Predicted 3D model of a 179-nucleotide RNA (Lysine riboswitch aptamer). Model confidence (mean pLDDT): 80 of 100. It matches the Rfam family "Lysine riboswitch aptamer". Its family is annotated with lysine biosynthetic process in the Gene Ontology.
RNA sequence: AGUAAGGAUAGAGGUGCAACGACCAUCAGUACGCACGAGGAGGAGAAUGAGAUCCUUUGAUUCAUGCGGAAAGGGGAAGUUGCCGAAGUGGACGGAGUCUCAUGUUCCGGAAGCUGGUUUCUCGGUUGAAUAAAUCGAGGACUGUCAUAUAGGAGACUAUAUGGAGGGCUAUCUUACGC
Numbered sequence: 001a002g003u004a005a006g007g008a009u010a011g012a013g014g015u016g017c018a019a020c021g022a023c024c025a026u027c028a029g030u031a032c033g034c035a036c037g038a039g040g041a042g043g044a045g046a047a048u049g050a051g052a053u054c055c056u057u058u059g060a061u062u063c064a065u066g067c068g069g070a071a072a073g074g075g076g077a078a079g080u081u082g083c084c085g086a087a088g089u090g091g092a093c094g095g096a097g098u099c100u101c102a103u104g105u106u107c108c109g110g111a112a113g114c115u116g117g118u119u120u121c122u123c124g125g126u127u128g129a130a131u132a133a134a135u136c137g138a139g140g141a142c143u144g145u146c147a148u149a150u151a152g153g154a155g156a157c158u159a160u161a162u163g164g165a166g167g168g169c170u171a172u173c174u175u176a177c178g179c
Base pairs, nucleotide, nucleotide: 002177003176004175006174007173008172009171010170011169014084016083017082018081019080020079023076024075032068033067034066035065037063038062042055043054044053047103048102049101050100051099087115088114089113093109094108095107096106097105098104116143117142118141119140121139122138123137124136125135126134127133145164146163147162148161149160150159151158152157
């Protein structure tokens, strides 16, 4: 020289990533409240079944009209902070809420597995109130990096093609083995 999915530190990719976020639109003239009218026996906490409780002939639930009229979840975002497996996806499993129990549903945490990055391109699926947004699959485009081949070049390097994956790539230092 070499070997090891060795170790440490510092970096690169780009509309780069995430968290918080004043403010903004949407949700929605909806839920709900009040008034008035119709109606006439059941009704109430996402939903279904069982139970408990409560409301209701002093007229409920429901429907129409009028006057008022939200919020949460989801999204955008100046800016601030932390960063470059940044992060995303996934969801075994655990916890909390939903009047109680079961199914379910909502929220929180979260193992394995998958993804180099972007896409304001096309098609399809899922979530969603959505024509917002996100996400998944297939195809296309762009891009960083390394390897190999070819061409050019004295060289540094450049171009093209193919391929690999972040357990990658670049720089410096270092450990062990071995020579």